[in-house]
Background:
Predicted 3D model of a 71-nucleotide RNA (transfer RNA) from a Caldilineaceae bacterium. The organism belongs to Caldilineaceae, within Bacteria. The RNAcentral record of the sequence draws on ENA. It matches the Rfam family "tRNA". From the family's description: Transfer RNA (tRNA) molecules are approximately 80 nucleotides in length. By type it is a transfer RNA.
RNA sequence: GCGGGCGUGGUGUAGUGGUAACAUGCGUGCUUCCCAAGCACUCGUCACGGGUUCGAGUCCCGUCGCCCGCU
Numbered sequence: 001g002c003g004g005g006c007g008u009g010g011u012g013u014a015g016u017g018g019u020a021a022c023a024u025g026c027g028u029g030c031u032u033c034c035c036a037a038g039c040a041c042u043c044g045u046c047a048c049g050g051g052u053u054c055g056a057g058u059c060c061c062g063u064c065g066c067c068c069g070c071u
Base pairs, nucleotide, nucleotide: 001070002069003068004067005066006065007064010024011023012022013021018054025043027041028040029039030038047063048062049061050060051059
């Protein structure tokens, strides 16, 4: 230099065009003599910029970061 893959709450992941979700975690409460465990509620997310579309996490282009291969 060229090609490919990945990027989603703090963490691990799902979501193939129509209300962003699960687990875990933070916080609050219940329970308990206390702690842990358990239960309930709550908080917190689509890497960035553009395009297509009535509608984009999803499709297209570019940028950035990580990984793999080629030279």